[in-house]
Formats: sequence, C1' cells, structure tokens
RNA sequence: AGGGGAGUAGUAAAACGGCCAUACAACGGUCUCCAAAACCGAGGAAGCAGGUUCGACUCCUGUCUCCCCUGCCA
Repeated sequence: AGGGGAGUAGUAAAACGGCCAUACAACGGUCUCCAAAACCGAGGAAGCAGGUUCGACUCCUGUCUCCCCUGCCA
C1' cells in the first nucleotide's frame, strides 16, 4: 500500500428499516443480628460525521480505532 472482518450499557453478546433481546456486574428492595446466597424491581447502549428515508444500530459515503491476510522498502 491492497483485501477482509469487527466497533451495540460497566463486561459479554443477539436480532432487526418501525418501542435495541439476554446474561453477569452495579443500584434499590425482600430476607438476615449483620453480611453472603437466593428472590423481586426499575433504569441505563449503537466509534465519529454526513447522506437516503415518513422513520437508520440496520442501507450508502467519508473517517477513526482494533484484528487477520497479501505485498513493497529498509
């Protein structure tokens, strides 16, 4: 330099152009002498920018970071 993949909550992780699942952690509660465990509960997320669209995490463009492969120079 070229090609491919990934970026979603604190962590892991899925699906989908139409209210972004789930698990764990954290938080609040029940229980307990206190805690742990267990159970219950609410909230919290799309790398960044732009475009298309009634509507974008999803489609398109650019860009950033990480990973893999190929090549060049030294």
This is a predicted structure of a 74-nucleotide RNA (transfer RNA) from a Bacilli bacterium. The coordinates come from a structure-prediction model, not an experiment, and the mean pLDDT is 82. The organism belongs to Bacilli, within Bacteria. Rfam family: tRNA. From the family's description: Transfer RNA (tRNA) molecules are approximately 80 nucleotides in length. It was read from a public genome assembly.